[in-house]
RNA sequence: ACUGAAAAAGGCAAACUCACUGAAAGGUGAGGACGCAAAGCCACCGGUCUACCGAACUCGAGCCGAGUUCAAUGACAGCGGGGCCGCCAGGA
Repeated sequence: ACUGAAAAAGGCAAACUCACUGAAAGGUGAGGACGCAAAGCCACCGGUCUACCGAACUCGAGCCGAGUUCAAUGACAGCGGGGCCGCCAGGA
């Protein structure tokens, strides 16, 4: 390199609740643990989510409102792949 979480030292923190933030998805902090051998970091590839703005259509009404569809430059690293770093044990 690689394999593993049995041991030892530890680490992270799902759902949910509260506060803040955002149009939303989501994010941050505190509490809390479903789980995680990279659940450490990185949006490179695929995928998923949202739609303030933009485009098209429909309806109602009088230049506005509502609904549907498309759409990422937004988000997700605890969806998969990939890249980089890393504790312990075994180990070529």
This is a predicted structure of a 92-nucleotide RNA (c-di-GMP-I-GGC riboswitch aptamer) from Thioalkalivibrio sp. Rfam family: c-di-GMP-I-GGC riboswitch aptamer. Gene Ontology term of the family: cyclic-di-GMP binding. The coordinates come from a structure-prediction model, not an experiment, and the mean pLDDT is 86.